[in-house]
RNA sequence: CAGCUAUCAAGAGCAGGCGAGUGAUACAGCACUUUGACCCUGCACCAACCGGCGGUAAAUUUAACAAUUUGCAGUGUACGGUGGUAAUUCUGUACAGAUAGUCG
Numbered sequence: 001c002a003g004c005u006a007u008c009a010a011g012a013g014c015a016g017g018c019g020a021g022u023g024a025u026a027c028a029g030c031a032c033u034u035u036g037a038c039c040c041u042g043c044a045c046c047a048a049c050c051g052g053c054g055g056u057a058a059a060u061u062u063a064a065c066a067a068u069u070u071g072c073a074g075u076g077u078a079c080g081g082u083g084g085u086a087a088u089u090c091u092g093u094a095c096a097g098a099u100a101g102u103c104g
Stems, first nucleotide, its partner, number of pairs: 001104001003102006013043005021032003025094005044085003048082004052077002055072007089096001
């Protein structure tokens, strides 16, 4: 970077730096922003996906304790890998975009 799959109405911010635009494509709207946004760094936080651990169901093994395998999960855990922490992906239209997993 391309393909495929899933999700996108929940959740969670302070400090420092920078200095003018920003809300991840286009247009329109609306909003944020010199009371310093966006972005970067640090720390903190959230828990969506994958993994770990735990839970649970079934099967197998075992005298039993228990072990192994397979499955399940909004309402376990933040330990590892990503991701996220204004507004429903801010809204509408277009039909894109974002994130995770997988594969090349």